The prediction has a mean pLDDT of 80. A computed fold for a 73-nucleotide RNA from Bdellovibrionales bacterium GWB1_55_8, annotated as transfer RNA.

[in-house]
RNA sequence: GGAUCGUUAGCUCAGUUGGUAGAGCAGCUGACUCUUAAUCAGCGGGUCGGGUGUUCGAGCCACCCACGAUCCA
Numbered sequence: 001g002g003a004u005c006g007u008u009a010g011c012u013c014a015g016u017u018g019g020u021a022g023a024g025c026a027g028c029u030g031a032c033u034c035u036u037a038a039u040c041a042g043c044g045g046g047u048c049g050g051g052u053g054u055u056c057g058a059g060c061c062a063c064c065c066a067c068g069a070u071c072c073a
Base pairs, nucleotide, nucleotide: 001072002071003070004069005068006067007066010025011024012023013022019056027043028042029041030040031039049065050064051063052062053061
């Protein structure tokens, strides 16, 4: 330098006919318990890596950039 894949909640990841974003774990609150743990119930947490474009509408499509992984040279 070229190719492919990835970037979504604190972490690991879903979200594949484009229609106003979810799970598990973690955190917080409550119940239970002498207390802790476990268990159960609930709650909060996201400008979807940055930008431009297409569209009535973009996490999803196109292009550019950044970062990471693998391969080729």

The sequence was found in a public genome assembly.
It matches the Rfam family "tRNA". Rfam classes the family as a transfer RNA.
NCBI's taxonomy places the organism under Bacteria, Pseudomonadati, Bdellovibrionota, Bdellovibrionia, Bdellovibrionales.